Predicted 3D model of a 525-nucleotide part of an RNA (large-subunit ribosomal RNA, domain I) from a Candidatus Woesearchaeota archaeon. The sequence was found in a public genome assembly.
[in-house]
Context: one part of a larger RNA
């Protein structure tokens, strides 16, 4: 030096585990904010650095309900206290809530200073004042803008794509919505969504590609209000009186309102109007409310019997018992009967829904058809663009032209004419069925610490970057700390006795592979 064996060291694979993820489901839930949010800063503890909680009333205060013996967060120590006169904890309600932050008295960005009740905008106004807005929110929604890379095997129309991205605004959903719609000679009857129709009709350098609708089947169902004609203050608001729980009715007073409050009326032939008959429906609002749901929590069966092994019985053997409960978890090994639960029942306050009952407001119809009304720079149309499957025939914009008035007007995938069918634009509102998942609950032929979220651990942390931004690693003693008294040794860490334990598993702590290193022994050289 090499080989082998033995004993170690190093290292942290593997196995087992799970406190965290991932996905799906919900007939769960869904907005917060000038009554100061979201998010932060700084404080608050007997000892307190960080986390959590809270706010100078500061690990908390008050009230109501629940619970029932302990408690003073994780955090297991010492001290000092609290609690059957009911603490801690749980649920509900309230109080307090520093500074920054829309941040809003002024100025800063020094989360501070100065001042003293103080932002700005919009609307209303009786000019006293009152109301509203502002910012945040994971994704989802609507709207205004709007690419490129790439494909077309090049590239310009085209496609990618009205996508990505930017901006505005809203809600728990949003948007859409009660036919100037479809259909086809039969008919349907608001909208959204799902399946089909269908990769069809159609579009397209008819290339690449793109691409509906009706209908049918589901889901869910809901319809209302103006403008005008006519009437003409019959109306509304502030302060009040009376009746009523209230909706509402009826007075007083001041204002609004003829530049029209209110009544009527709203569909395809209707309404106004005229005459006649008749009496309470639509929409809406108020009160009571069975019942249901949410819900801190409550009740909840039956072995801790005998023997054995063991540190420990839930194991093995024997004998019992419950079950509308043998889901699951815990307990010193594998427990229906030990504990928490589970099946099944019950439940305060508060909240939600609401059958039904009662009330308030409120008439409904027929005939007539002379007269009046029925949304204008609109419909329609020329040109130029955008968009669409929309091709003579989608929707929209700009510029130009520009109607009709019920004997009217739009549409019917061929301009135009006629007939026929169908609907009534140029005003407004509207629940449910559907999108998403910050959140809550549940589940799983999902992952099991180089996996699963980037994050099982004080993670968007440490660290990197001027910045936008990038972005880790780190889980496991034991049933129980019983976490090693005492002695020796040492500067200390180690170490040796001794002790605990089933076992040192000894905190660099379960298991403890390989590479690598050391010692001893044997062999070879």
């Nucleotide at each position: 030096a090499c080989u082998g064996c033995u004993a170690g060291a190093u290292g942290g694979a593997u196995g087992a585990c799970u406190a965290g993820g991932u996905u799906c489901g919900a007939a769960a839930c869904g907005c917060c904010g000038a009554c100061g949010a979201a998010g932060g800063a700084c404080g608050u503890g007997a000892c307190a650095a960080g986390c959590u909680a809270c706010g100078a009333a500061a690990u908390g205060c008050c009230c109501u309900g629940g619970c029932g013996a302990g408690c003073u967060g994780a955090a297991c120590g010492u001290a000092a206290g609290c609690g059957u006169u009911g603490a801690a904890c749980c649920a509900g309600g309230g109080a307090u809530g520093u500074c920054c932050g829309a941040a809003u008295g002024a100025g800063a960005c020094u989360u501070c200073u100065c001042a003293a009740u103080c932002a700005g905008g919009c609307c209303a106004g009786u000019c006293a004042u009152g109301g509203c807005c502002g910012g945040g929110g994971a994704a989802c929604g609507c709207a205004g803008g709007g690419g490129a890379u790439a494909g077309a095997a090049g590239c310009g129309u085209c496609u990618u794509a009205g996508u990505a991205c930017c901006u505005g605004c809203a809600g728990g959903a949003a948007a859409a919505a009660a036919a100037a719609c479809c259909a086809a000679a039969c008919g349907g009857g608001a909208u959204a969504c799902c399946g089909u129709g269908a990769g069809u009709a159609a579009g397209a350098g008819c290339g690449a590609c793109c691409g509906a609708a009706a209908g049918c089947g589901g889901c869910c169902c809901a319809g209302u209000u103006c403008a005008a004609a006519c009437u003409g203050a019959a109306u509304c608001c502030g302060c009040u009186g009376u009746a009523g729980u209230a909706a509402u009715a009826u007075g007083g007073u001041g204002g609004a309102a003829a530049u029209g409050u209110a009544g009527u009326g709203u569909g395809g032939c209707g309404g106004a109007c005229u005459u006649c008959c008749u009496u309470u429906u639509c929409c809406g609002c108020c009160g009571c409310a069975a019942u249901u749901c949410u819900g801190a929590c409550u009740u909840a069966a039956a072995g801790u019997c005998u023997g054995c092994u063991g540190g420990a019985a839930u194991g093995c053997a024997g004998c019992a018992c419950g079950a509308c409960a043998c889901a699951g978890g815990g307990u010193g090994a594998u427990a229906g009967u030990c504990c928490c639960g589970u099946a099944a029942a019950g439940g305060a306050a508060a909240g939600a829904a609401a059958a039904g009952c009662g009330g308030c407001u409120u008439u409904g119809g027929a005939a007539g058809c002379a007269u009046c009304c029925u949304g204008a720079g609109u419909a329609c149309u020329g040109c130029u663009c955008c968009u669409c499957g929309g091709a003579a025939a989608u929707g929209g914009a700009g510029c130009g032209g520009g109607a009709a008035u019920c004997u009217g007007g739009g549409g019917g995938a061929c301009a135009u004419u006629a007939a026929c069918c169908u609907c009534c634009a140029a005003a407004a509102c509207u629940a449910a069925a559907c999108a998403c998942g910050u959140u809550u609950c549940g589940a799983a032929a999902c992952c099991g610490a180089u996996a699963g979220c980037a994050u099982a651990c004080c993670a968007g942390u440490a660290c990197c970057g001027u910045g936008a931004g990038g972005g880790a690693a780190c889980g496991u003693u034991g049933a129980a700390a019983a976490g090693a008294a005492c002695c020796c040794u040492u500067g200390a860490c180690c170490g040796g006795g001794g002790g605990u334990u089933a076992a040192a598993a000894g905190a660099a702590u379960c298991u403890g592979a390989a590479a690598u290193c050391u010692a001893g022994c044997a062999g070879u050289u």